Source information:
The part of an RNA shown here (small-subunit ribosomal RNA, 3' major domain) has 462 nucleotides and comes from an uncultured cyanobacterium.
[in-house]
Context: one part of a larger RNA
């Protein structure tokens, strides 16, 4: 110079405190770990793994396992040789293919051929999701949106270095002022950038309404501590006024220098090494779904603020042609039939939702709470739902009466809570990404936990 201290002083973060909801105990859903197993492919492991690489493993995928094939190869380039290509079809076989028989002979050309294509054949090669993330690029996580990294020149100092960046204030900020052997500057912090909240013009179909407006989408406008008052050299900080909005108006993208030999060689690039009748490659079928156990993440609930019947009201974001599919009929329901419309502000998913509201019922119970599990019928995708997919409908009706010890989230349209949409996708969401609808309760304060900045001081530490 740093690092570290159960050394000091300051600051700061849902870090504590205050307060609301949960995890931890049940069921299930999923992901992991052991286990087991032919194989249960591989990866990722404290914070920084574990509804993570997977935005959707019946076949595919699919790397694992068994068996059955191939060996210039499923896949690309070169050389020969032969044939247009394509198409029909027997026998074997789960397939994969093996082993055969027709049909057909086009285009182009100096009439040798040449352009596809295909089938044999020979080495060059091809191929590996094989190994090395400690050999690497890219990219990604963290610390941390923390406020902080470091430079030129000068100054000091033998040197390493130091001053600058400290110090008084102030700030979300190394924000900004004031000091000051420094002066400036760069990478950060802001601001530029979307997007929400108000006005105004312009334009309007297919929206809405016949009038102002609404609404779509486009240009501007507005907030700057500009104005008042206080404190303070300032810088700033307290109050206020106007305003839709006030002091960074809310949100978002944005992530310095590094750190952790973090993480990915299975997204793809690549070094190296290692396989080449096989660690390559193709097909059936079969596991990645197993199950004594054990964590982690999520649904359901455990009830009366509720269950259940009935009638009633109100969004937003979205997606739709190999597509969203209307009315209408049939079904009790998944569903089905049925075809109109719409490449969509016009149709359609979709009465565009639930909680909500206004009645009734139940009367505290393992119950009209809960809904596992399970057996019967049934519907949909698809070649195929037996391992192993959603779903309806009948019975059935399990653990559970708020969860030890310990631990998460969350400060405002936020927690809770309530539905709807997408993307993956044939099917199949309790995950996820988003959208709206109802809408709190606390926050005295920094003494302690955690974690992080600064300055300081101690060290046998580097």
């Nucleotide at each position: 110079u740093g690092a570290c201290g159960g050394g000091g002083a300051c600051c700061c973060g849902c870090a504590c405190a205050a307060g609301c909801g949960g995890u931890g105990g049940a069921u299930u859903g999923u992901g992991u770990u052991c286990u087991u197993u032919a194989a249960u492919u591989c990866g990722a492991u404290g914070a920084u793994a574990a509804a993570c690489g997977a935005a959707g493993a019946a076949c595919c995928u699919u790397a694992c396992c068994a068996g059955g094939g191939u060996u210039u190869g499923a896949c690309a380039u070169c050389c020969c040789u032969u044939g247009a290509a394509u198409u029909u079809u027997g026998u074997c076989g789960a397939a994969a293919g093996a082993c055969g028989a027709g049909a057909g002979u086009g285009c182009u050309u100096u009439a040798u051929u040449g352009a596809a294509c295909a089938a044999g054949g020979u080495g060059a090669c091809a191929g590996g999701u094989g190994a090395u993330g400690c050999a690497u690029g890219g990219c990604c996580g963290u610390c941390g949106u923390c406020a902080g990294c470091u430079c030129g020149u000068g100054u000091c100092g033998u040197g390493a270095g130091a001053u600058g960046u400290u110090u008084g204030g102030u700030u979300a900020a190394g924000u900004c002022c004031a000091u000051c052997a420094a002066c400036g500057a760069g990478c950060g912090c802001a601001a530029c950038c979307c997007u929400u909240g108000c006005a105004a013009c312009u334009a309007g179909u297919u929206g809405g309404a016949u009038u102002u407006u609404u609404c779509u989408a486009g240009u501007u406008g507005g907030a700057c501590u500009g104005c008042c008052c206080c404190g303070g050299c300032a810088a700033c900080g307290g109050g206020g006024a106007g305003g839709a909005a006030g002091g960074a108006g809310g949100g978002g993208a944005u992530g310095a220098u590094g750190u952790c030999a973090g993480g990915u060689c299975a997204g793809u690039a690549u070094u190296u090494c290692c396989c080449u009748u096989a660690c390559a490659u193709c097909c059936u079928g079969g596991g990645c779904u197993a199950g004594a156990a054990a964590c982690g993440c999520a649904a359901u609930a455990c009830a009366a603020u509720g269950g259940c019947u009935a009638g009633u009201a109100c969004a937003a974001u979205g997606c739709g042609c190999a597509g969203c599919g209307a009315a209408g009929c049939c079904g009790c329901g998944a569903g089905g039939u049925g075809a109109a419309g719409c490449a969509a502000a016009u149709c359609g998913c979709a009465u565009c939702a639930a909680a909500g509201c206004u009645a009734g019922u139940c009367c505290c119970a393992g119950u009209u709470c809960g809904g596992a599990u399970u057996a019967g019928a049934g519907g949909c995708u698809g070649a195929a739902a037996c391992u192993c997919g959603c779903c309806u409908c009948u019975a059935u009706g399990a653990a559970g009466u708020c969860g030890g010890a310990a631990u998460c989230g969350c400060u405002a349209g936020u927690a809770a809570u309530c539905g709807c949409a997408g993307a993956u996708c044939a099917g199949c969401a309790a995950g996820c990404u988003g959208c709206g609808g109802u809408g709190a309760a606390u926050a005295c304060g920094u003494u302690c936990c955690c974690g992080g900045g600064u300055c300081u001081u101690g060290u046998a530490c580097a």
Its Rfam family is "Bacterial small subunit ribosomal RNA".